RNA sequence: UCGUGCUAGGCGGGGAGUUAGCGGUGCCCUCAACUCGUAAUCCGCUCCAACGGGGCUUAAUUCCAAUCCGAGGGCUGAGUGAGUCUUCCUCUGGUAAGAGGAGUCUGUAUUGAGAGCCGGGUCCUGCGCGGCGAAAGUCUGUGAAUCCCGUCAGGUUCGAAAGAAAGCAGCGGUAAGCAGUGCCUUUCGGGUGUUGCAGGAUUACCUGGUUUGAGCAGAUUUAUCUUGGUAUGUUGAUUCCUUGGUUCGACGAGAGGUGCACGA
Numbered sequence: 001u002c003g004u005g006c007u008a009g010g011c012g013g014g015g016a017g018u019u020a021g022c023g024g025u026g027c028c029c030u031c032a033a034c035u036c037g038u039a040a041u042c043c044g045c046u047c048c049a050a051c052g053g054g055g056c057u058u059a060a061u062u063c064c065a066a067u068c069c070g071a072g073g074g075c076u077g078a079g080u081g082a083g084u085c086u087u088c089c090u091c092u093g094g095u096a097a098g099a100g101g102a103g104u105c106u107g108u109a110u111u112g113a114g115a116g117c118c119g120g121g122u123c124c125u126g127c128g129c130g131g132c133g134a135a136a137g138u139c140u141g142u143g144a145a146u147c148c149c150g151u152c153a154g155g156u157u158c159g160a161a162a163g164a165a166a167g168c169a170g171c172g173g174u175a176a177g178c179a180g181u182g183c184c185u186u187u188c189g190g191g192u193g194u195u196g197c198a199g200g201a202u203u204a205c206c207u208g209g210u211u212u213g214a215g216c217a218g219a220u221u222u223a224u225c226u227u228g229g230u231a232u233g234u235u236g237a238u239u240c241c242u243u244g245g246u247u248c249g250a251c252g253a254g255a256g257g258u259g260c261a262c263g264a
Stems, first nucleotide, its partner, number of pairs: 001264006009057003012030004020046005034054005063257002067253002072248008081240005088233001092231002095228005101222008114212009123200006129193002132189006139180004148173004156165003
């Protein structure tokens, strides 16, 4: 150095999470590297750190450790970056309403603004008067065969007669009722009436007198304050993007290290 056989080893790795810790199942990233069983209210182990079976490969480009590269993940800082949600009216804006100040314009005002006082009316209540309406009375007419009145022809009765009595019809009047009703009387009623008297009320309106003596009203502009709600404002959170730090780190690269036996 080559050949044969065997063995250690290898037959994926990593991140987060879980864990006293190490792995695994599960999730994620990478990548292509056997299989069966157990395993998230977990399974198996103990710093040599999955367990229990079967199979393949083999001292190497395949195993081992380091270095370089670096996919990707975790943690964290920054931002006048982007989006979404949210808080509040403190800042910056804008908006609706109110208060009251200043300016301007217009109208009005010494033929008296505004303020004050007094009186009267409109308002309420009570008592009256008138008027309207209703009812009743009154008045007129009508109105009782008989059970209303008066007068009672005729006739009837009594009487010798004179006369008397009752009394139908008729006539006159009247009651109940019916009809009409101008005036008059009484009672009742009212969104009555330039009505009368008294009391009450007095915010507002009208009117008369009086005191004082210069503004008053409307519109518009503008600074200030208050309240409400609003956003390109403010508060906070979250996701993404950009850019740092830190941590772990697959795949890959080059170089390095690494058994035994026999034979040639």
Annotation
Bacterial large signal recognition particle RNA from a Chloroflexota bacterium, 264 nucleotides, folded computationally. The model forms 93% of the base pairs in the Rfam consensus. The coordinates come from a structure-prediction model, not an experiment, and the mean pLDDT is 77. A source record names the gene ffs. It matches the Rfam family "Bacterial large signal recognition particle RNA". Rfam describes the family as follows. The signal recognition particle (SRP) is a universally conserved ribonucleoprotein involved in the co-translational targeting of proteins to membranes. The organism belongs to Chloroflexota, within Bacteria.